RNA sequence: UUAGCAGAUCGCCUUAUCGCUGUUCAUUUUUUAUGAAUGGAGGAAAGUCCGAACACCAUAGUGCAUCAUAGUGGCUAACAGCCAUCCAUCGAAAGGUGAGGAACAGUGCAACAGAAAGUAUGUACAGGUCAUGCUGUAGUGAAAUCAGGUAAACUCUAUGAGGUGCAAUGCCAUGUAAACUAACGCUUGAGUGUGCACGCACGAGUUAGAGGGUAGGCAGCUAAAGUUUUCAGGUAACUGUCAACGUAGAUAAAUGAUAAGGAUCAAAUUUUUUGAUACAGAAUUCGGCUUAUAGAUUUGCUUACAUA
Numbered sequence: 001u002u003a004g005c006a007g008a009u010c011g012c013c014u015u016a017u018c019g020c021u022g023u024u025c026a027u028u029u030u031u032u033a034u035g036a037a038u039g040g041a042g043g044a045a046a047g048u049c050c051g052a053a054c055a056c057c058a059u060a061g062u063g064c065a066u067c068a069u070a071g072u073g074g075c076u077a078a079c080a081g082c083c084a085u086c087c088a089u090c091g092a093a094a095g096g097u098g099a100g101g102a103a104c105a106g107u108g109c110a111a112c113a114g115a116a117a118g119u120a121u122g123u124a125c126a127g128g129u130c131a132u133g134c135u136g137u138a139g140u141g142a143a144a145u146c147a148g149g150u151a152a153a154c155u156c157u158a159u160g161a162g163g164u165g166c167a168a169u170g171c172c173a174u175g176u177a178a179a180c181u182a183a184c185g186c187u188u189g190a191g192u193g194u195g196c197a198c199g200c201a202c203g204a205g206u207u208a209g210a211g212g213g214u215a216g217g218c219a220g221c222u223a224a225a226g227u228u229u230u231c232a233g234g235u236a237a238c239u240g241u242c243a244a245c246g247u248a249g250a251u252a253a254a255u256g257a258u259a260a261g262g263a264u265c266a267a268a269u270u271u272u273u274u275g276a277u278a279c280a281g282a283a284u285u286c287g288g289c290u291u292a293u294a295g296a297u298u299u300g301c302u303u304a305c306a307u308a
Base pairs, nucleotide, nucleotide: 001304003302004301005300006299007298008297009296010295012262013261014260015259016258017257018256020040021039022038023037024036025035026034027033042279046290047289049288050287051286052285053284054165055164056163057162061198062197063196064195066161067160068159069158070157071085072084073083074082075081086100087098088097089096090095101156102155106154107153108150109149123138124137125136126135127134169219170218171217172216180209181208182207183206184205191202192201193200226245227244228243231240232239233238263277264276265275266274267273268272
């Protein structure tokens, strides 16, 4: 240098003016306004696919059903995630992928070829028998009476899973119809505890219809299994430790607009103009996975060639 493999990082920048939103302070005033200071989206905030925290319901029981996982060892709060390794398989290699428990428990399935394919309605030739695929050879096929294949078929084995989600839940507050109609029920138990049955607990209402009323606010809410870093242990995932940081909290929903300059890309009338700036966007919070992503930077390794 060529062709590749496996990762990592960033993902428009600066200034000015105007504006939105959280917090604090000050001044006015009586719940607002003004001013000042300061914080204000992401690597995926997304899909909501796994696993948890947290909350409520029996702090969660027994059986069945259902679902998930599946070599071995480790990591973790936990996992279907991650790391290491064995085996299989793809690749020339670096490496990639794995849907890697069980086929003497049972059921099912199998293209083409072949007479016949898993209880044989036994083909051709030859031999044999009282008789019979009874015996041999041939031919098809991965496999021909042999307990072969297939579990990304049912199934079995082992392990795990109670349900619902911050619209959880608690508190304050406004209004009102504890009325009306129908069905079921009122201890001979409707219904609830979110698959079914049992059990346990609660239990006088429950469901539907047509109506009446209304005002929302606070907490939960962001200090967290937190982020970066030093050193130590470990092949690694990861763990311990020192230090620093401590980083959005809206509610119909802020995180923006304009101007100037720069950067990158594209086009042209080519040295100056014009246009564009990926995917996307918080809503209880974390750990993962998956998917989308213009462009830029960068590390290690493999192969081939060249030079020394």
The RNA shown here (Bacterial RNase P class A) has 308 nucleotides and comes from Psychroserpens sp. XS_ASV72. The coordinates come from a structure-prediction model, not an experiment, and the mean pLDDT is 77. It matches the Rfam family "Bacterial RNase P class A". Rfam classes the family as a ribozyme. A source record names the gene rnpB. The model forms 96% of the base pairs in the Rfam consensus.